Molecule: SAM riboswitch aptamer (S box leader)
Organism: Terriglobales bacterium
C1' cells in the first nucleotide's frame, strides 16, 4: 500500500512549548490570539489484541506438575487507539413528504483494531 472482518448515538484533563489556521475531501456549520491545530510531560477513557492470574474440568494422586472447553457480563498490568460537537451534518440510492423543508433505511467514503498478501 491492497484486501477481509468487526466497531464508530457513550466515555475521557492539567500544565509546558510553538504560533495560524483546524474539524479527511466539497458544501454548510463550528473551534480558534481568552492561543485552536501540532509536539512534550503527567493523567484519564475503554474499541480491539495478546499475556499472566483466578474459577472449572481431565490425567496424576499424599501432592507437585501437565493439558484444557468455557467464564473477558472475572482481576491485573501491557500493545495499538482515543480524550469538541452522533464519524459535527449532508454528499449516491430507496421510502415517506405537494416540488420542497424535514424524517427514516441500509450503502458509499473516512477512522480505529485484528488477520492476510
Nucleotide at each position: 500500500a491492497u484486501u477481509u472482518c468487526a466497531u464508530g448515538c457513550a466515555g475521557a484533563g492539567u500544565g509546558g512549548c510553538u504560533g495560524a489556521g483546524g474539524g479527511a475531501c466539497g458544501a454548510g456549520c463550528c473551534c480558534u490570539a481568552a492561543g485552536a491545530c501540532g509536539c512534550c510531560a503527567c493523567g484519564g477513557c475503554a474499541a480491539c489484541c495478546g499475556g499472566a492470574c483466578c474459577c472449572g474440568g481431565a490425567u496424576c494422586a499424599u501432592a507437585c506438575a501437565u493439558c484444557u472447553a468455557g467464564g473477558c457480563c472475572g482481576u491485573c498490568a501491557g500493545g495499538u487507539g482515543c480524550c469538541a460537537a452522533c464519524u459535527c451534518u449532508c454528499g449516491a440510492c430507496c421510502c415517506g413528504g405537494a416540488a420542497g423543508a424535514c424524517g427514516g433505511g441500509g450503502a458509499a467514503a473516512c477512522a480505529u483494531g485484528a488477520g492476510a498478501u